Large-subunit ribosomal RNA, domain IV from a metagenome, 339 nucleotides, folded computationally.
Its mean pLDDT, the model's own confidence on a scale to 100, is 84.
[in-house]
Context: one part of a larger RNA
């Protein structure tokens, strides 16, 4: 020096990314207790006071008198608190061994499928689960308590329904094509000489068999016609205009399926940006409240609120402290030195 526990003048977060760590609070009894609220909570809110022993009275809680100490839950064990935001309603679950959360789940909401040999899942099948259930049931998707709400677009994609027309498979159909030969006809080849030859050669060729396979018939699907957004998704641009200026309720025009409604907004979303104003500080890139110019919020990939809850996250304050100014001391363990 390190490890571990302890003490410290004055100050008291000046430390630091950040009060990390430490300190402080602490039990029981009494008084007292705000905003907000889903009326249950918040709440042990906060903030105060008390606590030993003896005697007397009383059933007792307790009351009175007296006594001791610096100190009476005399040691040990035993909430720090408050204010304001974000997120998630909550209890719960999770990366066994770097993440416990705002992620997952959740009750609730909604869409959709399923009439029972259900849908769906496992299995080649038999069969089994679903379920010894039956639409107040079961499966799947999304959202995620509660409150107020959930706007416009069906052009594209998907799904559902429709069936007139177009297209379309196997299959049916069989025009046509080719091969084969009963048969029919003729000598054939060669310039010639000649050679071969009726059991041969060449040409044509019915039926049958084989082969080819055109029209035509032919379902769903697709094209097509509708519906459907708590289905996948999407939700504009330019120009001008009011008697100061500025701005534009208003007008024009282009495009689109339709051009973002309510609410919220520099936000877990804002690049420019430490936006601007206000608050808090002596001083504030963080924080809170506003503004709206939303690079690039927005309504169940839910929007906005919200009491309670949280080993959550952000900012501030009180108390408290060796976190610090700035280090010191005593002990203990190990190491080292001397004997």
């Nucleotide at each position: 020096c390190u490890a571990u526990g302890g003490u410290u003048a004055a100050g008291g977060a000046a430390c630091u990314c950040g009060g990390c760590a430490a300190a402080a609070u602490g039990a029981c009894c009494c008084c007292g207790u705000a905003a907000c609220u889903u009326c249950g909570g918040g709440a042990g809110a906060a903030g105060g006071g008390g606590u030993g022993g003896u005697c007397u009275a009383g059933c007792g809680a307790u009351a009175g008198a007296c006594c001791c100490g610096c100190a009476g839950u005399g040691a040990a064990u035993a909430g720090g608190c408050c204010c304001a935001g974000g997120c998630a309603a909550c209890u719960g679950u999770u990366u066994a061994c770097c993440a416990a959360a705002a992620a997952c789940a959740c009750a609730g909401g909604u869409c959709u499928c399923u009439g029972c040999u259900a849908a769906c899942a496992c299995g080649u099948a038999a069969g089994u689960g679903g379920a010894u259930g039956u639409a107040u049931a079961g499966g799947g998707g999304c959202u995620g308590a509660c409150g107020c709400c959930u706007g416009c677009c069906c052009a594209g994609u998907g799904c559902u329904g429709g069936a007139a027309g177009g297209u379309u498979a196997a299959a049916g159909a069989g025009a046509u094509u080719a091969g084969u030969u009963a048969g029919u006809a003729u000598g054939a080849c060669g310039u010639a000489a000649g050679u071969c030859g009726a059991u041969a050669a060449u040409a044509c060729g019915a039926a049958g068999c084989u082969u080819u396979g055109a029209a035509c018939u032919g379902a769903a699907g697709c094209c097509c016609c509708a519906g459907u957004g708590a289905a996948c998704g999407g939700c504009g641009g330019c120009c001008g205009u009011a008697a100061c200026u500025a701005u534009a309720a208003c007008g024009g025009u282009c495009c689109u399926a339709a051009g973002g409604u309510a609410g919220c907004g520099a936000a877990a979303u804002u690049c420019c940006u430490u936006g601007u104003c206000a608050g808090g500080u002596a001083a504030g890139u963080u924080c809170u409240g506003a503004c709206c110019c939303g690079c690039a919020c927005g309504a169940a990939u839910g929007g906005c609120g919200u009491a309670a809850u949280g080993a959550u996250u952000u900012g501030g304050g009180c108390a408290c402290u060796g976190u610090c100014u700035c280090a010191a001391c005593a002990g203990c363990c190990c190491g080292c030195c001397c004997g």
It matches the Rfam family "Bacterial large subunit ribosomal RNA". Gene Ontology terms of the family: structural constituent of ribosome and ribosome. RNAcentral holds the full RNA, with entries from SILVA.